A computed fold for a 347-nucleotide part of an RNA from a metagenome, annotated as small-subunit ribosomal RNA, central domain. Model confidence (mean pLDDT): 89 of 100. It matches the Rfam family "Bacterial small subunit ribosomal RNA".

[in-house]
Context: one part of a larger RNA
RNA sequence: CUGGGUUUAAAGGGUGCGUAGGCGGCCUUAUAAGUCAGAUGUGAAAGCUCCCAGCUCAACUGGGAAAUUGCAUUUGAUACUGUAGGGCUUGAAUCACGUUGAGGUUAGCGGAAUGUGACAUGUAGCGGUGAAAUGCAUAGAUAUGUCAUAGAACACCAAUUGCGUAGGCAGCUAACUAGGCGUGUAUUGACGCUGAGGCACGAAAGCGUGGGGAGCGAACAGGAUUAGAUACCCUGGUAGUCCACGCCCUAAACGAUGUUAACUCGAUGUUUGGCCCUUGAGGUUGAGCAUCCAAGCGAAAGCGUUAAGUUAACCACCUGGGGAGUACGUCGGCAACGAUGAAACUC
Numbered sequence: 001c002u003g004g005g006u007u008u009a010a011a012g013g014g015u016g017c018g019u020a021g022g023c024g025g026c027c028u029u030a031u032a033a034g035u036c037a038g039a040u041g042u043g044a045a046a047g048c049u050c051c052c053a054g055c056u057c058a059a060c061u062g063g064g065a066a067a068u069u070g071c072a073u074u075u076g077a078u079a080c081u082g083u084a085g086g087g088c089u090u091g092a093a094u095c096a097c098g099u100u101g102a103g104g105u106u107a108g109c110g111g112a113a114u115g116u117g118a119c120a121u122g123u124a125g126c127g128g129u130g131a132a133a134u135g136c137a138u139a140g141a142u143a144u145g146u147c148a149u150a151g152a153a154c155a156c157c158a159a160u161u162g163c164g165u166a167g168g169c170a171g172c173u174a175a176c177u178a179g180g181c182g183u184g185u186a187u188u189g190a191c192g193c194u195g196a197g198g199c200a201c202g203a204a205a206g207c208g209u210g211g212g213g214a215g216c217g218a219a220c221a222g223g224a225u226u227a228g229a230u231a232c233c234c235u236g237g238u239a240g241u242c243c244a245c246g247c248c249c250u251a252a253a254c255g256a257u258g259u260u261a262a263c264u265c266g267a268u269g270u271u272u273g274g275c276c277c278u279u280g281a282g283g284u285u286g287a288g289c290a291u292c293c294a295a296g297c298g299a300a301a302g303c304g305u306u307a308a309g310u311u312a313a314c315c316a317c318c319u320g321g322g323g324a325g326u327a328c329g330u331c332g333g334c335a336a337c338g339a340u341g342a343a344a345c346u347c
Base pairs, nucleotide, nucleotide: 004318005317006316007301008300012315014201015200016199017198021194022193023192025088026087027086028085029084030083031082033081034080035077036076037075038074039073040072041071042070049065050064051063052062053061054060091191092188093187094186095184096183097182098181099180100179103177104176105175106174107173108172109171110154114150115149116148117147118146119145120144121143125136126135162169163168206247207246208245209244210243211242215241216240220236221235222234223233258314259313260312261311262310263309266292267291268290269289270288271287272286273285274284275283276282277280296303297302320347321346322345329340330339331338332337
């Protein structure tokens, strides 16, 4: 290289946009670069293969043929690919109308709960646990009521729901903004797919500066438990959790399943559109989300029009376990660390 694979055995990049590249719909004209056919030249000899011959055989040697799958020139072919021109509408995009949702950003507003403060009532406990204790409380706690205030999160609705490329997104209202889907006798006319590098986004934790700090709560302290208890349980509690701006760039970033397109029985539920009537447990046609199955696939579990089936295009990745996602180097980062990523040795 050929070949085999990537849900769970090693293996799909966290996600998107997109450069180069690879690949690319239908009809037609030209060309003849790729492609195919013929011819000529060349492709040294030896060697290899086949035939024949010579040493008594063989090795060895000699003669002949074939091969040398290549290259160049030339004459043709034109299905496919390429190139150039013309056309098409089904891929793609645009437009109009309609529709959908926790999609995003910013601002304002709301009630419950919790904590705190003030006042009032009121008196000896409260709290916590398996049981306790630490803790709080006669300087009046807990409980109850009224008022005030602070921060964070939004009960019910709520769902196997919905939206988003992924991360993710949930009180209400408004502004701004991005998308999806349906319908169309509208427009452009292949404008497409994928995508090495690159760029952007990327939970939580963490970092920097400045705010904020109710509850929760790493670290820490105390009380328990225990043989011990650097834990599980309890009482406290700092960073953090929240906001703004700037970094970090990793996750079981999971559907452990890359993206795109085509094809291959059905049934049921559900979300959201269109159409039809005979208006109902109706029919039909799209786009999603789920469940069960035919064929088929699979080592099996299972998958099964949302494929892990049948095919095509492009990218990424795998090649025994450990050593090791380590060392070294390089790049990035304020740091933490991240990215890239071996070998010796060993089984």
The RNAcentral record of the full RNA draws on SILVA.